A computed fold for a 349-nucleotide part of an RNA from an uncultured prokaryote, annotated as small-subunit ribosomal RNA, central domain.

Context: one part of a larger RNA
RNA sequence: CUGGGCGUAAAGCGCGCGUAGGCGGCCUGAUAAGUUGGAUGUGAAAGCCCUGGGCUCAACCUGGGAACUGCAUUCAAAACUGUCAGGCUAGAGUAUGGUAGAGGAUAGUGGAAUUUCCGGUGUAGCGGUGAAAUGCGUAGAGAUCGGAAGGAACAUCAGUGGCGAAGGCGACUUCCUGGGCCAAUACUGACGCUGAGGUGCGAAAGCGUGGGGAGCAAACAGGAUUAGAUACCCUGGUAGUCCACGCCGUAAACGAUGAGAACUAGAUGUCUGGGGAAUCUGUCCUUCGGUGUCGCAGCUAACGCGUUAAGUUCUCCGCCUGGGGAGUACGCCGGCAACGGUAAAACUC
Numbered sequence: 001c002u003g004g005g006c007g008u009a010a011a012g013c014g015c016g017c018g019u020a021g022g023c024g025g026c027c028u029g030a031u032a033a034g035u036u037g038g039a040u041g042u043g044a045a046a047g048c049c050c051u052g053g054g055c056u057c058a059a060c061c062u063g064g065g066a067a068c069u070g071c072a073u074u075c076a077a078a079a080c081u082g083u084c085a086g087g088c089u090a091g092a093g094u095a096u097g098g099u100a101g102a103g104g105a106u107a108g109u110g111g112a113a114u115u116u117c118c119g120g121u122g123u124a125g126c127g128g129u130g131a132a133a134u135g136c137g138u139a140g141a142g143a144u145c146g147g148a149a150g151g152a153a154c155a156u157c158a159g160u161g162g163c164g165a166a167g168g169c170g171a172c173u174u175c176c177u178g179g180g181c182c183a184a185u186a187c188u189g190a191c192g193c194u195g196a197g198g199u200g201c202g203a204a205a206g207c208g209u210g211g212g213g214a215g216c217a218a219a220c221a222g223g224a225u226u227a228g229a230u231a232c233c234c235u236g237g238u239a240g241u242c243c244a245c246g247c248c249g250u251a252a253a254c255g256a257u258g259a260g261a262a263c264u265a266g267a268u269g270u271c272u273g274g275g276g277a278a279u280c281u282g283u284c285c286u287u288c289g290g291u292g293u294c295g296c297a298g299c300u301a302a303c304g305c306g307u308u309a310a311g312u313u314c315u316c317c318g319c320c321u322g323g324g325g326a327g328u329a330c331g332c333c334g335g336c337a338a339c340g341g342u343a344a345a346a347c348u349c
Base pairs, nucleotide, nucleotide: 004320005319006318007303008302012317014201015200016199017198021194022193023192025088026087027086028085029084030083031082033081034080035077036076037075038074039073040072041071042070049065050064051063052062053061054060091191092188093187094186095185096183097182098181099180103177104176107173108172109171110154115149116148117147118146119145120144121143125136126135162169163168206247207246208245209244210243211242215241216240220236221235222234223233258316259315260314261313262312263311266294267293268292269291270290271289273287274286275285276284277283298305299304322349323348324347331342332341333340334339
C1' cells in the first nucleotide's frame, strides 16, 4: 500500500461559507492522452524455473529453453475516462404568484410578580426548619390598603408544535433583513457534490473598558447538623447574572449517528402549503415538504435501527488502531490573562 472500522466497545471536526484537489447528468461528432491488442527493438552474463549432458551419485560444472510481468518505437481499435466542438433538460438555479414561522437585528410600549422607599390602618410578633438558631421587630416589624422608584424575566396560549447551519430563538408593536415551502408556467443550460488549508459564526463560565444592579447568587460571614462538616439545611451576602463595545473559542456543542445523491413493504399521529369530493364552516380522499410513534425485508455483538436507516450502493471530507502515562511534557501558533490548538516519549500492566 492492500485490508478493517467510527449510535452505545477506540473513532464524525460544535456548525457554516469556500480555495486547491477529488468526483460528476443525457445525446452526437472529432481526437487518441489514459485504456486495449499486434509487430519490432531492447530487457548483458551468471542466478531462479523447466529439460538434457559430465564428474560412480550428489553438491558442483555444463548445453538448450522459458522467464525477465519493464521500457521505447510503430501499426491498429474507439466501448469507457480525458480533451475539443455542437446540442438537450430529468440535476442545479432564476423569474412570477402565494404561504407558515419564538429565524436575525433595531427602536419603542405593556401587565403580573419580587424588592426598596413614602403614607394610612393596626399590635406583638415575624421569619425559618426535621427540630432549631443566627436574622428582622415596640425607634412599631410581619399583615393589609394607597402611592412612588428601579431592574430583570415574560404566566396562560404551549403542543415528541414552529423557525434556524449549529450555538440557539418565546409578552406586544415599529422599521430593516436572511432562509424555507407550495402552485402553475417561462427562462438559463450541468452552472453540480464534497471540501485539505483558509475564513466566519459559535451556550455557559471567564477577561478588558464604561454603565446598571430588583431578584438570584460562586467567594465570604454567621446559625445549625456532625466524632469532625472547610458540605448538604437556614439567615445574610460580593463578584457575576443585565446593557454597550472588544476578547475568549470551549461543552454530555448529543441523534454520543459528517455532507450530498439514488434505490428498498407498510400502518398511524401531528405541523405548513396545494388539488379534489361531500350530506359543503365539523367530514373524507390525495399530493409536496417537515416532525413523531410502531413496524416488513435487511442490518446489528446485543440493545436496537428500520424511506428522517444504523438497510442496499456511489462520491468527497474528517477520524480510530490495547489500558495507564496523557489530551500531559517539550516546541510552535493563538490569547490581556485564564487558557486554547497541535502533540510525543521513557516507564508500566
Annotation
The prediction has a mean pLDDT of 90. It matches the Rfam family "Bacterial small subunit ribosomal RNA". The full RNA is in RNAcentral, with records from ENA.